A computed fold for a 131-nucleotide RNA from Candidatus Atribacteria bacterium UBA6794, annotated as c-di-GMP-I riboswitch aptamer. Rfam family: c-di-GMP-I riboswitch aptamer. Its family is annotated with cyclic-di-GMP binding in the Gene Ontology. Taxonomically the source falls in Atribacterota (Bacteria, Pseudomonadati).
[in-house]
RNA sequence: AGUUGAAAAAGGUAAACUGCCCGAAAGGGCAGGACGCAAAGUUUUGGGUCUAAGGUUUGUAUUGAAAACCUUGCCGUAUUUACCCCAAAAUAUCUUCUUUCGCUACAGACUAUGAUUGCCAGACUACCGAC
Repeated sequence: AGUUGAAAAAGGUAAACUGCCCGAAAGGGCAGGACGCAAAGUUUUGGGUCUAAGGUUUGUAUUGAAAACCUUGCCGUAUUUACCCCAAAAUAUCUUCUUUCGCUACAGACUAUGAUUGCCAGACUACCGAC
């Protein structure tokens, strides 16, 4: 220097779970705790996976504006007629039904700039032993 991890030594790291804290979430930090790990050391360079705050879009509901219609009917209100009461008639107004646009709320879909290196690969570095 290269290859390699059979046995061994000195050490290292720390899954699940528990407590506290951070985060919208995925997840993370610290302490306890060890399932594992020979690079489970460093690096977000590539892929995979997870999440979806924000964004885009669809639907529903509510509400506002505009347009169209303004025909009939119903309800309410006002006026008139009529009236003992109940009820009735006419007119006016309001509302509902259509289309477009917007606000808000809820739900669905997509989306990383978020997360994961103890999912895989790349790059860099390193302890001990064997050859």